A computed fold for a 71-nucleotide RNA from a Bacilli bacterium, annotated as transfer RNA. The coordinates come from a structure-prediction model, not an experiment, and the mean pLDDT is 81.

RNA sequence: GCCGAAUUAGCUUAGUGGUAGAGCAAUUGUUUUGUAAUCAAAAGAUAUGGGUUCGAUUCCUGUAUUCGGCA
Numbered sequence: 001g002c003c004g005a006a007u008u009a010g011c012u013u014a015g016u017g018g019u020a021g022a023g024c025a026a027u028u029g030u031u032u033u034g035u036a037a038u039c040a041a042a043a044g045a046u047a048u049g050g051g052u053u054c055g056a057u058u059c060c061u062g063u064a065u066u067c068g069g070c071a
Stems, first nucleotide, its partner, number of pairs: 001070007010024004018054001027041003047063005
């Protein structure tokens, strides 16, 4: 330099254009003499700019970051 892939919660991840889910972690409460565990609750995310569409995590495209391949 060329080609390809990935980017969703603190971490690991699901998601066929129509209100974005789960596990773990953390918080609060319950329980216990106390801790852990259990149980319950609440909070927390679509890398970023633009486009298409009534409507975009999803389709198109620019940028950024990471990874892989070729030379």
Rfam family: tRNA. It is annotated as a transfer RNA. Rfam links the family to the GO term triplet codon-amino acid adaptor activity. The sequence was found in a public genome assembly.